Source information:
Predicted 3D model of a 93-nucleotide RNA (Bacterial small signal recognition particle RNA) from a Methyloligellaceae bacterium.
RNA sequence: AGGUUGGCGCGGACGAGUCCUUCGCCAACUGGGUCAGGUCCGGAAGGAAGCAGCCCUAACGAAUCCGAUUCGGGUUGUGUUCAGCCUCCCACC
Numbered sequence: 001a002g003g004u005u006g007g008c009g010c011g012g013a014c015g016a017g018u019c020c021u022u023c024g025c026c027a028a029c030u031g032g033g034u035c036a037g038g039u040c041c042g043g044a045a046g047g048a049a050g051c052a053g054c055c056c057u058a059a060c061g062a063a064u065c066c067g068a069u070u071c072g073g074g075u076u077g078u079g080u081u082c083a084g085c086c087u088c089c090c091a092c093c
Stems, first nucleotide, its partner, number of pairs: 001087006007080006014072006021063004031056004039048003
């Protein structure tokens, strides 16, 4: 001086978990909204509660990626004033 192994730092790839996104499904009771019919109050006008139905949503399930985050190691690259090994050259004896 070079090569290489390890430690440490930084970056990428991969795997897993979680979140985000999209879709599905979805509330009988005890999520929210709207509430036909019918019920109640009223002399009437009108009002009240509200079943079914419908819509949204929680929960649940799925999807392939996009994105975020955590963890992982015989993944990879790079840096290091760190430790080891090997080789070459030079100097000294």
A source record names the gene ffs. Rfam family: Bacterial small signal recognition particle RNA. Rfam's curators write: The signal recognition particle (SRP) is a universally conserved ribonucleoprotein involved in the co-translational targeting of proteins to membranes. Gene Ontology terms of the family: SRP-dependent cotranslational protein targeting to membrane, signal sequence recognition and signal recognition particle, plasma membrane targeting. NCBI's taxonomy places the organism under Bacteria, Pseudomonadota, Alphaproteobacteria, Hyphomicrobiales, Methyloligellaceae.